[in-house]
RNA sequence: AAGGCAGGUCGGGCGGCCGCCCCGUAAGGGGAGGAAAGUCCGGGCUCCGGAGGGCAGGGUGCCAGAUAACGUCUGGGGUUCCGGGGUGACCCGGGGCACGGAAAGUGCAACAGAGAGCAGACCGCCGCGCCUGAUUACUAUUCGACGCGGUAAGGGUGAAACGGUGCGGUAAGAGCGCACCAGCCCCGGCGGUAACGCCGGGGGCUAGGUAAACCCCACCCGGAGCAAGACCAUAGCGGCGAGGGUCGCCCGCCCGUCGAUGCCGCGGUAGGUUGCUGGAGCGCGGAGGUGACUCCGCGCCUAGAGAGAUGGCCGUCGCCCGCAAGGGUACAGAACCCGGCUUACAGACCUGUCUUCACC
Repeated sequence: AAGGCAGGUCGGGCGGCCGCCCCGUAAGGGGAGGAAAGUCCGGGCUCCGGAGGGCAGGGUGCCAGAUAACGUCUGGGGUUCCGGGGUGACCCGGGGCACGGAAAGUGCAACAGAGAGCAGACCGCCGCGCCUGAUUACUAUUCGACGCGGUAAGGGUGAAACGGUGCGGUAAGAGCGCACCAGCCCCGGCGGUAACGCCGGGGGCUAGGUAAACCCCACCCGGAGCAAGACCAUAGCGGCGAGGGUCGCCCGCCCGUCGAUGCCGCGGUAGGUUGCUGGAGCGCGGAGGUGACUCCGCGCCUAGAGAGAUGGCCGUCGCCCGCAAGGGUACAGAACCCGGCUUACAGACCUGUCUUCACC
């Protein structure tokens, strides 16, 4: 220097003209994002319901902490994989893990294989029987074929075959017996808030996998959502009043009747207002904490529409493609508000690390 990987930050700049939304009397000021996205999880807020408990249903699941809360985050424990070191126990660096329970019950396991769960005899090993088999002069022995039986040591299949090594034992074998080791359960001690770790003793004699399979255990969860909800209110409906006036009803006039106009209430369609953006807010500094984060001080105000504004054009600069003319400039756009997770993303910059190349 280039490239890869991991983490983080940014994600076009300046100017002009014409528009749109909001605030403001005006002058003037403000106007999309790191994900505004998916709507997956959690909370605030609002209405309905509600003493409390249970069933059903859903969710979560090592421990401790953070937090308004979480399935998120932080720290720790355990386990597993990769690389390196070591005879080894183990150590160092990096990554993954829905990580309660499989000695409660039920279910499931392709292919291969004799057998896949309290199993299994294919080869092998051993015993017995049998043969007009071979060997031999004959019997016996040995070997072979067949039949019955024993055997889980060895081979073979598999992701997985019912502890490992050794000695004894046996016809051959087998935790059948013993020693050591591994694992499990129980008890005790020590360390740790805990998960858990280390040490000691005892037991039985080995218990396979799978619970993002049913299930069991523990804990958590009421429902609907800003088109929530609240206020004003034209139409409509009811009541009171009926003395007078006006208007309608009437072919016209007069009288009468009825209705409207009045007041009060209901109602909540059209429409308007509100909820609405100053908030678990942002920046800087300090303090506490390993950290997530919390507290204190100072400063700042940073979209608020309602079928939905945040746009269009031009100039110039930056970057990319192209010899040039010229073309392009990622992913994507608020909809009550926050905290997360996940997904998309051209390019630029920073930090760490690895590889290669160049120079000293």
This is a predicted structure of a 360-nucleotide RNA (Bacterial RNase P class A) from an Armatimonadota bacterium.
Model confidence (mean pLDDT): 76 of 100.